A computed fold for a 150-nucleotide RNA from Uliginosibacterium gangwonense DSM 18521, annotated as FMN riboswitch aptamer (RFN element).
The prediction has a mean pLDDT of 78.
The sequence was found by an Rfam model in a public genome assembly.
Rfam family: FMN riboswitch aptamer (RFN element). Rfam describes the family as follows. The RFN element is a highly conserved domain that is found frequently in the 5'-untranslated regions of prokaryotic mRNAs that encode for flavin mononucleotide (FMN) biosynthesis and transport proteins.
[in-house]
RNA sequence: GUACGUCUUCAGGGCGGGGUGAAACUCCCCACCGGCGGUAAGGCAGCAACAGGCUGCCAAGCCCGCGAGCGCCUGCCAUGUGUGGCAGGGUCAGCAGAUUUGGUGAGAAUCCAGAGCCGACGGUUAAAGUCCGGAUGAGAGAAGAUGUGC
Numbered sequence: 001g002u003a004c005g006u007c008u009u010c011a012g013g014g015c016g017g018g019g020u021g022a023a024a025c026u027c028c029c030c031a032c033c034g035g036c037g038g039u040a041a042g043g044c045a046g047c048a049a050c051a052g053g054c055u056g057c058c059a060a061g062c063c064c065g066c067g068a069g070c071g072c073c074u075g076c077c078a079u080g081u082g083u084g085g086c087a088g089g090g091u092c093a094g095c096a097g098a099u100u101u102g103g104u105g106a107g108a109a110u111c112c113a114g115a116g117c118c119g120a121c122g123g124u125u126a127a128a129g130u131c132c133g134g135a136u137g138a139g140a141g142a143a144g145a146u147g148u149g150c
Stems, first nucleotide, its partner, number of pairs: 001150010016030004031130002033119002035066004042058006061117002069095002071092001072089007099115005121133003
C1' cells in the first nucleotide's frame, strides 16, 4: 500500500413577511432548504516550465447508484375476522420524486445565464419538504484505532 475482519466516534437543512378565515408555520402571494457514494470542460493550491503538462482538495436536490420511510414477505401473539401489535427479511423493489431553454465549446444531464420542477409515513380546530411524532431510533457512508493475509 492492498484485501478481509473487529471496535470506536461522527453522520440533515429549512416558514421570515403578508392575505383569507372561528381556526392555517398545513390554503393563497412573496420566502426558505437540499443526506451519502460516483462522475466533472469549473474553482483553489502545489509542482513544473510552454505541454491546452502533472498532482491534490473542493464542486450536481432534479445524470448513475445508495439510504431512512411506506408497502411487501416470514414468524409469533391478539382479535369484534375487518384487522392490530411485536420480532425478523433486504433485492421482494411496488411507492421511492423532479429539467429544460439559451450561451461558450471539438465535446456540457455537471460550466455560465434564464426559466421551471421535486420532496416518506402518522398527527393537526384547515390540506405540511419547512410544525409535532416514531427518533436519545435507523442509516447510505466518513474518519480513526486494531488484527490477519499478500